[in-house]
Context: one part of a larger RNA
RNA sequence: CCUGCACCUGGACAGAAAAACCCUAUAAAGCUUCAUUGUUCCCUGAGAUUGGCUUUGGGCCUUUCCUGCAUAGCUUAGGUGGAAGGCGAAGAAAGCCUCUUUCUGGAAGGGCCCAAGACAUCUGUGAGAUACCACUUUGGAAGGACUAGAAUUCUAACCUUGUGUUAGGACCUAUGGGCUAAAGGAUAGUUUCUAUGGGGCGUAAGCCUCCCAAAAGAUAACGGAUGCAUGCAAAGGUUUCCUCGGGUCAGACGGAGAUUGGCCCUCAAGUGCAAAGGCAGAAGGGAGCUUGACUGCAAGACACACCCAUCGAGCAGGGACGAAAGCUAGCCUUAGUGAUCCGACGGUGCCGAGUGGAAGGGCCAUCGCUCAAUGGAUAAAAGUUACUCUAGGGAUAACAGGCUGAUCUUCCCCAAGAGCUCACAUCGACAGGAAGGUUUGGCAUCUUGAUGUCGGCUCUUCGCCACCUGGGCUAUAGUAUGUUCCAGGGUUGGCAUGUUCACCCAUUAAAGCGAUACGGGAGCUGGGUUCAGAAUGUCGUGAGACAGUUCGGUCCAUAUCCAGGGUGGA
Numbered sequence: 001c002c003u004g005c006a007c008c009u010g011g012a013c014a015g016a017a018a019a020a021c022c023c024u025a026u027a028a029a030g031c032u033u034c035a036u037u038g039u040u041c042c043c044u045g046a047g048a049u050u051g052g053c054u055u056u057g058g059g060c061c062u063u064u065c066c067u068g069c070a071u072a073g074c075u076u077a078g079g080u081g082g083a084a085g086g087c088g089a090a091g092a093a094a095g096c097c098u099c100u101u102u103c104u105g106g107a108a109g110g111g112c113c114c115a116a117g118a119c120a121u122c123u124g125u126g127a128g129a130u131a132c133c134a135c136u137u138u139g140g141a142a143g144g145a146c147u148a149g150a151a152u153u154c155u156a157a158c159c160u161u162g163u164g165u166u167a168g169g170a171c172c173u174a175u176g177g178g179c180u181a182a183a184g185g186a187u188a189g190u191u192u193c194u195a196u197g198g199g200g201c202g203u204a205a206g207c208c209u210c211c212c213a214a215a216a217g218a219u220a221a222c223g224g225a226u227g228c229a230u231g232c233a234a235a236g237g238u239u240u241c242c243u244c245g246g247g248u249c250a251g252a253c254g255g256a257g258a259u260u261g262g263c264c265c266u267c268a269a270g271u272g273c274a275a276a277g278g279c280a281g282a283a284g285g286g287a288g289c290u291u292g293a294c295u296g297c298a299a300g301a302c303a304c305a306c307c308c309a310u311c312g313a314g315c316a317g318g319g320a321c322g323a324a325a326g327c328u329a330g331c332c333u334u335a336g337u338g339a340u341c342c343g344a345c346g347g348u349g350c351c352g353a354g355u356g357g358a359a360g361g362g363c364c365a366u367c368g369c370u371c372a373a374u375g376g377a378u379a380a381a382a383g384u385u386a387c388u389c390u391a392g393g394g395a396u397a398a399c400a401g402g403c404u405g406a407u408c409u410u411c412c413c414c415a416a417g418a419g420c421u422c423a424c425a426u427c428g429a430c431a432g433g434a435a436g437g438u439u440u441g442g443c444a445u446c447u448u449g450a451u452g453u454c455g456g457c458u459c460u461u462c463g464c465c466a467c468c469u470g471g472g473c474u475a476u477a478g479u480a481u482g483u484u485c486c487a488g489g490g491u492u493g494g495c496a497u498g499u500u501c502a503c504c505c506a507u508u509a510a511a512g513c514g515a516u517a518c519g520g521g522a523g524c525u526g527g528g529u530u531c532a533g534a535a536u537g538u539c540g541u542g543a544g545a546c547a548g549u550u551c552g553g554u555c556c557a558u559a560u561c562c563a564g565g566g567u568g569g570a
Stems, first nucleotide, its partner, number of pairs: 002569004007564001010562003015556001022393004028388001029385004035190005051154002054151003058147002061144006068137001078136005085119001087117001095112004100107002194204002202222001206228002209225003229374001230272001231331002236290007245265006270279002273336001275334003294317004300311002306375001319328001321326001342368003346364003350361002400447001401445001402443003406440001408436005417427002454527001455525003459519001461515004467490003470485004492506003533551004537546003
């Protein structure tokens, strides 16, 4: 070197299972509820099926009878009109008894006795004059008609139950029956946004201004700094007039600062509000007159995926202001916003389902949306899943590797100072320069058709920024330290904790720091994390949740190749 045998398991990002963690999907399902929209159960109003006898109190209409007192006035005058007479043996006035009412004056009714008059007109008072008649009114009583109720009760509709008869049908010990208690998400269809240096939490979503933005224009980011969701009938138009602000000096009270004047700066003031760009006989500040904050159009530009948006000379109509030339289609400019559908008010020389109309529609003008997730999915919508599931993703997180090195560790340079003196025995501020790739991070580059995750046991290899053992220097007397150079060997046993770590005990010359997929689970374990069960604290209405706690919880594998050690043959 070639070729065997029996082993071992470091590698083949070994095998097994289109990852169950994470994210995405205008995917699914289970569950919850004060999400949304339906539907059962339950409760209930009205009408019909639908009747009888009573009782009761409302409303409306009607008949009769009463009632109505300021003061003055014979008096208890509701209002208006007519009226000169009406009433009375069918019993007037007066008297007695009784009842109702009352403003205690009286008024009305009934009975007895008696038997012929009393009232009004006139006068007087008063706003209004009385008898009598008619209409009407406030409050009340009785009767009648109609109407809507309420209550009790009855039986005959209706319902339920029992017994009997006739006819039909089903069933055999649990997918059944009965009783009790509780619940009404009981049940169904759905929705529950996007961006995002993973997702969640937070923040944002439309528009205006500036910077970024690289001297045309345009230009991103969860880049930086602000604003807006209007206001104004003058803060618009026009004609005309004016100059603000600051400094300094002078001047009673008077001062830094009130009002007055001189000089200087020259736009620093002001502009309804943010910022930027503008603006001085002005776009700023006054005054006069007014409504162009008009109607119909529009050459041409700017901008642009589209829809929007912006500017606009000029023409026609009829105006405002100005002597006129002229200016005027809102505001110094750029924010102050919302498509379509649907609906509403007004107008209209349009259409009108055989015709004439109408209903309705069209057209013009206006109005109704924090449709603000602002190009607005619907008129109408929240959660949870560790009981979960599917399709995918290394387009996207957790472990590990990689890049980076803010953070971390180590070193160096300069030397102010400390070190009695003396920067450098030793320490070294303020700054500066490197290295390493052990920490916490950042990025998201291989891997989601799987690279098994903490710690321990067992078993290696390596680095040196070196714990012990060896030298040098020293502010090394000795002991014990400090600092620096080298690198052969070594670097313990335990209590409790899942622990790494840390604390402690007893030793030791010393009980080093790291790398190796935070070495190593096809070597072991499975105490912890990280499924399904259960409990507790807290949160939540709830389903449920918690880098909170607690008990329990399947670790597969016969080695093909390489590697490795052992043992043969040639």
The prediction has a mean pLDDT of 81.
A computed fold for a 570-nucleotide part of an RNA from Anisodus acutangulus, annotated as large-subunit ribosomal RNA, domain V.
The source organism's lineage runs through Eukaryota, Embryophyta, Spermatophyta, Mesangiospermae and Anisodus.